A computed fold for a 93-nucleotide RNA, annotated as c-di-GMP-I-GGC riboswitch aptamer.
RNA sequence: ACCGAUAAAGGCAAAUUUAGCGAAAGCUAAAGACGCAAAGCUACAGGGCCUUCCUUCGCGCCUCGACGCGAAGAUGGCAGCCAGCUACCGAAA
Numbered sequence: 001a002c003c004g005a006u007a008a009a010g011g012c013a014a015a016u017u018u019a020g021c022g023a024a025a026g027c028u029a030a031a032g033a034c035g036c037a038a039a040g041c042u043a044c045a046g047g048g049c050c051u052u053c054c055u056u057c058g059c060g061c062c063u064c065g066a067c068g069c070g071a072a073g074a075u076g077g078c079a080g081c082c083a084g085c086u087a088c089c090g091a092a093a
Base pairs, nucleotide, nucleotide: 003090004089011036012035016031017030018029019028020027021026034080040085041084042083046082047081048078049077050076052074054073055072056071057070058069059068060067
């Protein structure tokens, strides 16, 4: 380095609830623990996923629009999806 114990010392906190923010996805704080050996950090210039206050195009319609659906763009978000970077401890192999 790799690897990961029923080791030691510590750490984080899913769902949900409450309060706040946001159009939304989602975020923050507290409570709470499903789990986690990187569940630490990184979100334009790796992939992926989500969102629609915005734009364009296509389609739909007893309603022709401040409508609905889809695609692309753009926007914002997700690191507890993969990924990149960094790191505590040290049994066995």
The model forms 95% of the base pairs in the Rfam consensus. The sequence was found by an Rfam model in a public genome assembly.